RNAcentral holds the full RNA, with entries from ENA and SILVA. This is a predicted structure of a 518-nucleotide part of an RNA (large-subunit ribosomal RNA, domain I) from Halostagnicola kamekurae. It matches the Rfam family "Bacterial large subunit ribosomal RNA". Its mean pLDDT, the model's own confidence on a scale to 100, is 82.
Context: one part of a larger RNA
RNA sequence: CCAGCUGGUGGAUCGCUCGGCUCAAGAGCUGAAGAAGGACGUGCCAAGCUGCGAUAAGCCUACGGGACCCGCACGGAGGGGAAGAACGUAGGAUUUCCGAAUGGGAAUCCCCACCGCAAUUGCUUCGCGCAAUGGGGAACGUCGAGAAUUGAAACAUCUUAGUAUCGACAGGAAAAGAAAGCAACUCGCGAUGUCGUUAGUAACGGCGAGUGAACCCGACACAGUCCAAACCGAAGCCUUCACGGGCAAUGUGGUGUUCGGGCUGACUUGCAGCACCAGACCAUCUAUGAGAAAUCUCCUGGAAUGGAGUACGAGACAGGGUGACAGUCCCGUACUGUAGGUUAGUAUGGUGUGUGUCAGUACCAGAGUAGCGGGGAUUGGAUAUUCCUCGUGAAUGUUGCGGGCAUUGACCGCAAAGACUCAAUACUCCUUGAGACCGAUAGCGAACAAGUAGCGUGAGCGAACGCUGAAAAGCACCCCAAGAAGGGAGGUGCAAUAGGGCGUGAAAUCAGUUGGCG
Numbered sequence: 001c002c003a004g005c006u007g008g009u010g011g012a013u014c015g016c017u018c019g020g021c022u023c024a025a026g027a028g029c030u031g032a033a034g035a036a037g038g039a040c041g042u043g044c045c046a047a048g049c050u051g052c053g054a055u056a057a058g059c060c061u062a063c064g065g066g067a068c069c070c071g072c073a074c075g076g077a078g079g080g081g082a083a084g085a086a087c088g089u090a091g092g093a094u095u096u097c098c099g100a101a102u103g104g105g106a107a108u109c110c111c112c113a114c115c116g117c118a119a120u121u122g123c124u125u126c127g128c129g130c131a132a133u134g135g136g137g138a139a140c141g142u143c144g145a146g147a148a149u150u151g152a153a154a155c156a157u158c159u160u161a162g163u164a165u166c167g168a169c170a171g172g173a174a175a176a177g178a179a180a181g182c183a184a185c186u187c188g189c190g191a192u193g194u195c196g197u198u199a200g201u202a203a204c205g206g207c208g209a210g211u212g213a214a215c216c217c218g219a220c221a222c223a224g225u226c227c228a229a230a231c232c233g234a235a236g237c238c239u240u241c242a243c244g245g246g247c248a249a250u251g252u253g254g255u256g257u258u259c260g261g262g263c264u265g266a267c268u269u270g271c272a273g274c275a276c277c278a279g280a281c282c283a284u285c286u287a288u289g290a291g292a293a294a295u296c297u298c299c300u301g302g303a304a305u306g307g308a309g310u311a312c313g314a315g316a317c318a319g320g321g322u323g324a325c326a327g328u329c330c331c332g333u334a335c336u337g338u339a340g341g342u343u344a345g346u347a348u349g350g351u352g353u354g355u356g357u358c359a360g361u362a363c364c365a366g367a368g369u370a371g372c373g374g375g376g377a378u379u380g381g382a383u384a385u386u387c388c389u390c391g392u393g394a395a396u397g398u399u400g401c402g403g404g405c406a407u408u409g410a411c412c413g414c415a416a417a418g419a420c421u422c423a424a425u426a427c428u429c430c431u432u433g434a435g436a437c438c439g440a441u442a443g444c445g446a447a448c449a450a451g452u453a454g455c456g457u458g459a460g461c462g463a464a465c466g467c468u469g470a471a472a473a474g475c476a477c478c479c480c481a482a483g484a485a486g487g488g489a490g491g492u493g494c495a496a497u498a499g500g501g502c503g504u505g506a507a508a509u510c511a512g513u514u515g516g517c518g
Base pairs, nucleotide, nucleotide: 001516002515003514004513005512006511007510008509014503015467016466019438020437021435022434023433024432025431026430027428028427029136030135037098038097039096040053041052042051044076045075048072049071059092060091061090062089063088064087068080069079070078103111104110105109112116119133120132121131122130123129140171141169142168143167144166145165151158155206181189182188193220194219195218196217203211204210224420225419226418227366231254232253235252236247237246238245239244260364261363262361263360264359265358266357267356273353274352275351276350277349278348283342284341285340286339287338288337289336294310295326296309297308298307299306311328312327313317319331320330321329371392372391373390374389375388376387377386399415400414401413402412403411454461455460474502478488479487480486
């Protein structure tokens, strides 16, 4: 120097998984009756987590449950329980302080007090008497404000992009929505939304880079209604136990709403819609019940679920556990049952109201609106998107708007300037299930004290750490020793080279030893 062997160090590999990831289905709000979130407490011993709140790992009730129990946490001490504990579901009680925080203030504490809805609103008997709002929520939604990097091979219009971000507000969904629509040149369709397609098409564009629809068609799901007015004119509504009070002719109420309606006349008798009352099946979720058949013989073994032999169940041979691999040991599983919730006050049924036809009349049908001009924003919207701003400014159904240039006439479609509306759609904090997803440098940052330890004035940044054994049987007693270290001997165990960071135990590397070369 090289190699081997015996050990150490180290923690790869293999195996495992109380954790993640993704998808699907379900479910989807909460708060002044004080939330979400936090602080401080709370146990016999109690630092952390969890639970709970001075009634403080808990109190009460109902139902289930069933012999054990006093959380993680298996220790010591001491208790509870067949007068039914623990545990589960539902309901109730308690619920400190801060926090929208709301009597006044304040670094989670204090002050006044018999009495405090602070502020902004509504009603009001004028007394905060009765009510409302406020804050939070992972993503999804509507509305408002709105970049830049970038691309254009520079850059300014343009693009990135109405994106990121910010704000307001709402719901379990939101938004949209029952044609002043689309289409078509003489066929037609019939609210909205979403998906597919139309289509990278029409169109826009320093016509550069790029941007970029719609109708039809095919699907999902389907649902339609109410006012204003004409006409009638107090027939009405709110509150109160009642009396009463208040609203209301500046119109409560009836009628009526595009199949136009009103009014008048004639005929007819009521299948729509609206209001009220009763009210499901199925399905699904939660809780809970019942649920078949070998612990048969021999062998190996520490242990049988293994091997050999002989049986049995199966609407159940999904899965997990049990001392090695179990249809028949345990829990379950298939099929099946009970209760409650959701579906849903839906389908459906009932009651009340009311309908339709013909003729006449010409009473009504949403104004700073439709339209036009100037300037902008936005859009694929081009002269033909939508909106804002300044100005101007109609008609009245024999009327008006639209039909992607203007104007005119036909034709076709429709009735703006009032309002509501389920489902199909989006998302996943949450629950359940599944996986040709990961398996501890992976998978969430986090399988472990995890948003912890630590870092930063702060906004914020942010780890590492899994595995004894079937069972603690977790090494009694003795010896060495200063020994609560370490070791010997001994015991347990199949195994201790399984001895508490303990399965397996690679490599780099260290020591000892053996051999070879020199």